[in-house]
Notes
The RNA shown here (transfer RNA) has 73 nucleotides and comes from Candelaria pacifica. The prediction has a mean pLDDT of 80. Rfam family: tRNA. The same sequence occurs in records of 2 taxa.
Parts: sequence; C1' cells; structure tokens
RNA sequence: GAGAUUGUAGCUCAAUGGUUAGAGCGCUGCCCUGUCACGGCAGAGGUUGCGGGUUCGAGUCCCGUCAGUCUCG
Repeated sequence: GAGAUUGUAGCUCAAUGGUUAGAGCGCUGCCCUGUCACGGCAGAGGUUGCGGGUUCGAGUCCCGUCAGUCUCG
C1' cells in the first nucleotide's frame, strides 16, 4: 500500500429497515440475616466509534473517516 472483518451500557453480547435499543455479569438502594455471603425486589447507567447519504422510518442499507483483528504485497 491492497483486501476482508469487527466497533451497541463499566465488561461479555443480542436486536428481520418498524411499538420505548435489550440480556447476563458488574454497580446503587431496599428486603432477608446477629454480620457477611447467598437469595428476592427495585433502580441508575446508551448521542449504537465519528461525519454524511438513502428511506415515511436506519443499530441494521450506502459513502467517507478513525481504531482493533486477520490475510496479501
């Protein structure tokens, strides 16, 4: 330099172009307990890497760009 692939919550990952983007772990509060752990209930936490485009509607499709991984030179 060329190609492929990935980027979504603190972490690991879902979500057929269509209702308010969810789950597990973690975090906070409450219940439980003599205390902790376990368990139960509730809550917080997201400009879906960034910038544009297509569409009535984009996490999803297209373009550019950045970063990671792999392959080729």
The sequence is in RNAcentral, with records from ENA.